[in-house]
This is a predicted structure of a 1501-nucleotide RNA (small-subunit ribosomal RNA) from an uncultured bacterium.
Its mean pLDDT, the model's own confidence on a scale to 100, is 84.
The RNAcentral record of the sequence draws on ENA and SILVA.
RNA sequence: GAGUUUGAUCCUGGCUCAGAACGUACGCUGACGGAAUGGAUUAGGCAUGCAAGUCGAACGAGCGAACUCUUCGGAGUGAGCGAGUGGCGAACGGGUGAGUAAUGCGUGGAUGACCUACCCUGAUGAGGGGGAUAACCAUUCGAAAGGAUGGCUAAUACCGCAUACGGUCCUUCGGGAUCAAAGCUGGCUUCGGCUGGCGCUUCAGGAGGGGUCCACGUGCUAUUAGUUUGUUGGUGGGGUAACGGCCUACCAAGACGAUGAUGGCUAGCCGGCCUGAGAGGGUGUCCGGCCACACUGGGACUGAGACACUGCCCAGACUCCUACGGGAGGCUGCAGUCGAGAAUCUUCCACUAAUGCGCGAAAGCGUGAUGGAGCAAUUCCGUGUGAGCGAUGAAGGCCUUAGGGUUGUAAAGCUCUGUUGGAGGGGCGUAAUCCCCGGGAGAGAAUAUCUUUCCGGGUUGAACUCCCCUCGGAGGAAGCAGCGGCUAAAUUCGUGCCAGCAGCCGCGGUAAUACGAAUGCUGCAAGCGUAGUUCGGAAUCACUGGGCAUAAAGAGCACGUAGGCGGCCCUUCAAGUCAGUUGUGAAAUCCCCCGGCUUAACCGAGGAACUGCAACUGAUACUGUCGGGCCUUGAGUACGGGAGGGGAGAGCGGAAUUCCUGGUGGAGCGGUGAUAUGCGUAGAGAUCAGGAGGAACGCCGGUGGCGAAAGCGGCUCUCUGGACCGUUACUGACGCUGAGGUGCGAAAGCUAGGGGAGCAAACAGGAUUAGAUACCCUGGUAGUCCUAGCCGUAAACGAUGGGUACUAAGUGGGGGGGCUCCCAAGGCCUCCCUGCCGGAGCUAAUGUGUUAAGUACCCCGCCUGGGGAGUAUGGUCGCAAGGCUAAAACUCAAAGUAAUUGACGGGGGCUCACACAAGCGGUGGAGCAUGUUGUUUAAUUCGAUGCAACGCGAAGAACCUUACCUGGGCUUGACAUUCAUGUGGUACCAAACCGAAAGGGGCGGGACCGUCUUUUGGCGGAGCAUGAACAGGUAUUGCAUGGCUGUCGUCAGCUCGUGUCGUGAGAUGUUGGGUUAAGUCCCGUAACGAGCGCAACCCUUAUCCUUAGUUGCCAGCGAGUAAAGUCGGGGACUCUAAGGAGACUGCCGGUGUCAAACCGGAGGAAGGCGGGGACGACGUCAAGUCAUCAUGGUCCUUACGCCCAGGGCCACAAACGUGCUACAAUGGUCGGUACAAUGGGCAGCAAACCCGUGAGGGUAAGCAAAUCCCAAAAAGCCGGCCCCAGUUCGGAUUGAAGGCUGCAAUUCGCCUUCAUGAAGUCGGAAUCGCUAGUAAUCGCAGAUCAGCCAUGCUGCGGUGAAUGUGUUCCUGAGCCUUGUACACACCGCCCGUCAAGCCACCCAAAUGGUCCGCACCCGAAGUCGCUACCUUAACCAGCUUGCUGGAGAGGGGCGCCGAAGGUGAGGGUCGUGAGGGGGACUAAGUCGUAACAAGGUAGCC
Repeated sequence: GAGUUUGAUCCUGGCUCAGAACGUACGCUGACGGAAUGGAUUAGGCAUGCAAGUCGAACGAGCGAACUCUUCGGAGUGAGCGAGUGGCGAACGGGUGAGUAAUGCGUGGAUGACCUACCCUGAUGAGGGGGAUAACCAUUCGAAAGGAUGGCUAAUACCGCAUACGGUCCUUCGGGAUCAAAGCUGGCUUCGGCUGGCGCUUCAGGAGGGGUCCACGUGCUAUUAGUUUGUUGGUGGGGUAACGGCCUACCAAGACGAUGAUGGCUAGCCGGCCUGAGAGGGUGUCCGGCCACACUGGGACUGAGACACUGCCCAGACUCCUACGGGAGGCUGCAGUCGAGAAUCUUCCACUAAUGCGCGAAAGCGUGAUGGAGCAAUUCCGUGUGAGCGAUGAAGGCCUUAGGGUUGUAAAGCUCUGUUGGAGGGGCGUAAUCCCCGGGAGAGAAUAUCUUUCCGGGUUGAACUCCCCUCGGAGGAAGCAGCGGCUAAAUUCGUGCCAGCAGCCGCGGUAAUACGAAUGCUGCAAGCGUAGUUCGGAAUCACUGGGCAUAAAGAGCACGUAGGCGGCCCUUCAAGUCAGUUGUGAAAUCCCCCGGCUUAACCGAGGAACUGCAACUGAUACUGUCGGGCCUUGAGUACGGGAGGGGAGAGCGGAAUUCCUGGUGGAGCGGUGAUAUGCGUAGAGAUCAGGAGGAACGCCGGUGGCGAAAGCGGCUCUCUGGACCGUUACUGACGCUGAGGUGCGAAAGCUAGGGGAGCAAACAGGAUUAGAUACCCUGGUAGUCCUAGCCGUAAACGAUGGGUACUAAGUGGGGGGGCUCCCAAGGCCUCCCUGCCGGAGCUAAUGUGUUAAGUACCCCGCCUGGGGAGUAUGGUCGCAAGGCUAAAACUCAAAGUAAUUGACGGGGGCUCACACAAGCGGUGGAGCAUGUUGUUUAAUUCGAUGCAACGCGAAGAACCUUACCUGGGCUUGACAUUCAUGUGGUACCAAACCGAAAGGGGCGGGACCGUCUUUUGGCGGAGCAUGAACAGGUAUUGCAUGGCUGUCGUCAGCUCGUGUCGUGAGAUGUUGGGUUAAGUCCCGUAACGAGCGCAACCCUUAUCCUUAGUUGCCAGCGAGUAAAGUCGGGGACUCUAAGGAGACUGCCGGUGUCAAACCGGAGGAAGGCGGGGACGACGUCAAGUCAUCAUGGUCCUUACGCCCAGGGCCACAAACGUGCUACAAUGGUCGGUACAAUGGGCAGCAAACCCGUGAGGGUAAGCAAAUCCCAAAAAGCCGGCCCCAGUUCGGAUUGAAGGCUGCAAUUCGCCUUCAUGAAGUCGGAAUCGCUAGUAAUCGCAGAUCAGCCAUGCUGCGGUGAAUGUGUUCCUGAGCCUUGUACACACCGCCCGUCAAGCCACCCAAAUGGUCCGCACCCGAAGUCGCUACCUUAACCAGCUUGCUGGAGAGGGGCGCCGAAGGUGAGGGUCGUGAGGGGGACUAAGUCGUAACAAGGUAGCC
C1' cells in the first nucleotide's frame, strides 16, 4: 500500500496478501564453472581404522649394515634400529551445547590480595659426595588382563653436605636463621687448559597466559511474598598461589526482599547475522572471543598449569571377552554404522607440498589441526543452450461471427559464429623454506668453530588446470509456477454444490476467464513452486509513535504511605546536563576507496565507523543537594457574618390505610377488557363515635439546596462536619497526585433479638390462553422498620479520574459582599455554586464548547479483534450467598461506533380511495353450467397457482383441432436448399390384391422444355431414384433471452444539470404555510432551472351553426293508397358526416396573505376535470409466456421426427372459484298492445307463401346493404285466471317421439313436442360489487363457428333507484416525523432448553512416570586428622661395624566429610481415567417466542 464487516458511508478493529531472509525440507525439472555451506531431531547406541608424540646431543642394555685388524676362535670402530629409565609435551589443537538466569557472558575498572613451564632481558652460581631402581637374568601365579619373589646395573632419575649475590622468615635494624645446581655435544691444544653451542641453579624484570574481586548490563512468571542458620558480622585458628564463612571453635543476631528476594519454567553468552527509513524486533548456524561438558555421579593424584575428551580410583547403567575364578570399554576427534527423523556428505589424498603445533642442537618424526579432492542446485555469483536474413504469413494445433485470427520470423530454407561440453597438445602459479658447496660479513686470540636478514649454485607439489593453441560441428544443453480480484497474464471443451480448488474474499447446483484438460499468454529461469520459521508491512504494545462520553478502556467514593512532580529571590556544591582531552571499544563483519582473480560472488590493503564505557580537565543556564539564607502570590490559621432535606441522638405531631369495640342500616360489596376466586343475613359494604398499632411525612417543592460518593425532605431540642462571603493580622511552600493500605459505600441478601399498619418475592386460588409455572385479579409469608454485626456489589452514569493555569459572547437560578440610594424598588460592580444556548477549537460522527470532549503541565487507574469468559483452576476474603485476582485449549472473519438511504412498526401527525360507515343488490345453502385441485386412467396432453391462477391461454375438443394413449406404418423423410451419381419404358397415370386407414404392391398405359445437331442421338433443365449435407421436434431451460403482458396504479410520484452544505454515504431542490383530483398552483425559502409523469393536445358523447341531401327525412305544395315518403318534389326538421362555435373561474359577491384557490350567484345545452375512452413515469415482483412468434445452449435422428385408425382431453368418494335458474304475488300464466340501439349477411342473410303442435321442411322475391334480410325487441301497458301451497312457484332428472348440422352425433352436439316434476320456502362463519343514467332489472347484436355443450366473452340500447357531504375503526395508498439489532428489507431478524454428530477443555475415585527439597539409615573411592599395630636404602645418633634407636615414609586400624543406594512424610509437573460438567462447531430436527418497532407487559444493570 491492497483485499475483507455495510444496501451504501465514515471510523474503530482484527484477519489476510504483496517484500526480504534461512545450516532448511518436499514436488517437478536439471548444461557447465567459481566461492561458500552441510546431523538443527536421540548430550541415543556404536563395528573397524586412524586422531600425541618426540628426544640416543640425558642413561644402561640389546640388535646391528659397513669398515679395519685377525692367530680365523675373535677383537675394535661403528651409521642405523631401539623396549626400558629419564626429560619435555600430553591442560594446546579438535568436538559438542547437556547443564548454567549467574560460580556464566558483555563493557569498564581493581589486584598494596595473586601465580606463571617453555620464551626474552639483566644478574648469579654450577664445589664435593652417597644410596638405590627399571630394563635384564632366574624362579613362580594366571585362560587372559596382568602380577609376585630373588639377583645385577646407569643417568640431566633420587638424597645429604658445602657455598648464598639474592630470596624467605625473625629482628632490639646492629644482625640472626634458612634455601640451589647436571650435565651433554663441538673445535683447538704445549694435555695445563682455552674457546663455542645446548642444557642446569638462584634472583630481579619483561612479554604473553591465567586466578580472584567490584560496578553496570544481560529472559518469562506475583495464579511464586516472604527467604536464610555457615545463614550476616566479629575474634582466634586452619587452608589456598591469593582475598574471603573457603573451613572450624566461640560470640553477637543479623542478612536479603515490592528498584521483586525465594521459588518455578525456559536458555550457553558475545562480536555478529536477518529484518527495518530509523528506533526497534528476531536470532546466536558457519568464522572469531569467553564459558561449560566429555557414558552417568563422586573423588583426588601428577604437574607451571587439570580435579584432566582418546590419565587414575570408586559407585551405577550398558556393551564385549572368559577356562566362570575374573577381566576389558567409553567417537559431544576424522571418516563410517544402526536408530529416531521432513532432513544433513567419503570408512578419500597429503604433511622429505603450504600454514601452524609438540619434541629435538638439527636433519627430522608426529599431527583426521590443517591443506586438498569427493558427494549434495543447499546458498551466492558467472556463462551457455546460438546469430543474421527469411511471408507461399507453409503444414499441424487452437479459436472462429466461417470472412478469418493466433501460434508466428517462430519453423523450413539460405548465410555465419564457435562460448561451453568432447578430443589432442603446451605452459605459468601456489615455493617461502631446508640442506650442501663456494664467496662476503659478524662473534672469537684464531685461517678452528659458530652465526648470517647478503650473493651464486643444488633440492622439495597432495591437489587444482582456471590460462594458451589445434580439431570438429548448431551439432549435446529448458524447465517450473501462474492467468476471478488483490496480481502481470484468457479462450475452448469436459464436469454439474459432484469431482475438486482456495493465502483472504470466495468459486462449483448445465453456457465455470476460479475445478480437470487443451491452446494461447504472463512471470521467473538451471531452476521454479509448496511447506515451515523470523522481521517487515503492524502507528496492531505506540521511546521515536496510540488511546479510554457513545467503538475495548476512568477504580463506586474519599483519606493517606512509599514513590513521582512541585511557587519567587540570593548563595554553595558540581550528582544529572554540556564541552574538550586521554584510554578502551580484539580481529573478522557492515560502509567508503584502491587493488587481485577475463567479470562477479570471493579475496587482499587503507580509511571511516563501532552511536558504548571509564578517567581527567573545564562550564554552571536548567534540574538536583535528608545544603544555607530570604519572600508571600500557592496552602493553611485567627476574627466577623449569613445560607443549607449535611451527619448523629432524643422527644413531639397531624392526615391517611388497616384492625378492634359500639351505634345506625339491611343486600350486596369488591374486582376486571369482561369475569371469577374473595367478603357478606353469624349483618359485609356505607355511615357515625371511641380505641390500638406500625410505617411514611401531602401542600411548600423548584433542571431549587446540602454532601466525597452512596445519599438527604413533618416539627423541636442537644451534639457535630464541611463549604461560601468580608476584613485585616499571622505561619512561610507547610503543596498536587497517590502503587500497596485504610475507611465510607443504594438495593437485595445473611446472623441474633425486637417489631409488623400498608406493600409484597415465594406460595395458593381465580381468570386469560393451544399451553400460561407470566402479564390481570383475590389473598399472602419472608422481607421492607428498629438495635448490634456481616456482605461490598449496581446502567454505583455526566457511561466523562484528580489537580493547576489559560482561551469569544448571550441569558436564567441559588448564596454572600460593595457602590448608588431617606426607605422601598431598581441600576452598576464583584466572589462562589448551579442550568440553558452558542463561537473558535476539537471530534469518525453524534456532539462538546470557561462546569471542555479546547490549549498545556503533573500524578494515578485502565484498554489492545469477537466468542470461549469475568468462566476454569490456584490463591485470598466471607457464616453462607458470593466477592476480588484471573487464564488456556478450541472456534469465527468478523464483532463493533456514529451517521445515511430505504423498508417496516400491534409509533405519531396530515391526507386520499366503494377502504369503512350509510344504502342497494349479490356470493357462501339448492339444482345445473363452467374452470380448478385431488383421485382415477393406457391416456385423462400442456401451461396459468394469494391479491395479480381457477367461464384463464380456449373469439367454439364428436373426426380434424391434438400437442396425450393404444395399435398399424414411413425413414433425405409431410416441408426447404445444395451437391454427386444414375435415369426414356424415366416422370406421370394406374387395374388387380392385402389392409381399419396410412401404407405396401405393381399388370398396363406413358410424357415435357431448351440447345447442339453427327438426329439410332449428345448436352442441359424439370421430374424421379440412390447417396450425402441436412430437414423435423408443442422435447428441455421464461432462473440464458428478445418481444408482448399482468401488478402496485391513472397512485402522484421518479429524477437530472449547475450551485450550496457534509470527510463521506448523502442532503438541499422535492421540506415548510396554504391549495388542488394532481410535485395542481401560489407564497416563503441556498437554491436556480430542467426532464419523465399530472393536466392539455386525440377519439366519443351532450348544444348550436355552416356546407352537403341518397339508400336517410317529410313541414309546406301536388299526385296516390285500405293503409304506408308510395310517387313528383323539397332542405325547413330529424338524421347522416365533414368543418366550425361553445366553457376560460371569463363575469358578480364573499372568504383568503393585495396570492393561489375555495364558497355562492348570474348567464348558459353544458360550470368549475361536463360524462366516457385511448393514453400507464422511475421502478418492483429472477411475476407470466421457449405451447403465438423469434432465439442462445442442451437433447432425439429407422425417432422425442412424419402418416393413419380408434380412444382420451367430457372420467368422479370429495373440495374450491366463477356463473345461470330459482325459491315466487313488485310474481306466474293466457290473450291483446307500444317503444330501441349497436351490429351481421353471397359456400351468406333470407322476406312472402305452403306443410308441420313445434324444432323445422319445401319453394322462393330481395340484398355485397342508411335501399333487402336477420328482426319478434323485452321489461312496459291493458284485460283474464292463479290465492301462499313445495303450489298454475321451481325446473333438475328420467322416459318416449322427433328435427338440424355433419363422412360420422355410442363414448361426446344442439333444438322441438309429450310425459316425468328432484333439491330449493332467501341461505352459518365469512365475503363481493356499486356514488347516477350508476346499482338493480330487461331484452338485442356480434366474434369464433358445419354444428355446438354460450348460462361465457365483447358490445348495444330500454326502464331506472337508494344512500353518503363523515374519517373512530378494517384494507390499501401518498407526504412528513420517530424508533430499529431489518437491507433476501417483518413472510425480516433472533433467543434458550431438548434430540443427533464431532472437537478441545474442566472436575473426578484412582493409577503411572518424572523433578525438587526435607528427615533418617547405609556409607565406596579419596583428601584431611589421629594411631599404643606392621614394614622401612640414603639423613642423624650410638656402639658391639652391622646392628640398635631416632627423624621421616609406607601399610593396617579409627574418626569427620562423603557419591550411588535405601526408608519416610511432603511438594511441583506431565500422562491415563469409569463417570460428571459446561463450551465451540455442524443447509433444511423438536418446543415455545425472550430481544430488535411502544417487539405487542419499554428495555437494561